This is a predicted structure of an 84-nucleotide RNA (transfer RNA) from a Gemmatimonadota bacterium. Rfam family: tRNA. From the family's description: Transfer RNA (tRNA) molecules are approximately 80 nucleotides in length.
[in-house]
RNA sequence: GCGGGUGUGGCGGAAACGGUAGACGCGGCACACUCGCAAUGUGCUGGGCGAAAGCCCGUGGGAGUUCGAGUCUCCCCACCCGCA
Numbered sequence: 001g002c003g004g005g006u007g008u009g010g011c012g013g014a015a016a017c018g019g020u021a022g023a024c025g026c027g028g029c030a031c032a033c034u035c036g037c038a039a040u041g042u043g044c045u046g047g048g049c050g051a052a053a054g055c056c057c058g059u060g061g062g063a064g065u066u067c068g069a070g071u072c073u074c075c076c077c078a079c080c081c082g083c084a
Base pairs, nucleotide, nucleotide: 001083002082003081004080005079006078007077010026011025012024019067027045028044029043030042031041032040046057047056048055049054060076061075062074063073064072
């Protein structure tokens, strides 16, 4: 240099065809249980604003197509594999 693949909450990892993003697990927090811890059970768990209701933002970065994009197209970035 050429070709292919991957990039999603704190971490792993889902989301046949474009249609509620984050299922499920781990971790974390709270509570229960305990003399106390561990284990177990229940609930919560992306970010911002807000007293709350709620509103806004969020799939590596940017642009495009579309009523609508994690998903399709283009340009970048990072990593992995192959070829030279």
The coordinates come from a structure-prediction model, not an experiment, and the mean pLDDT is 80. The sequence is in RNAcentral, with records from ENA.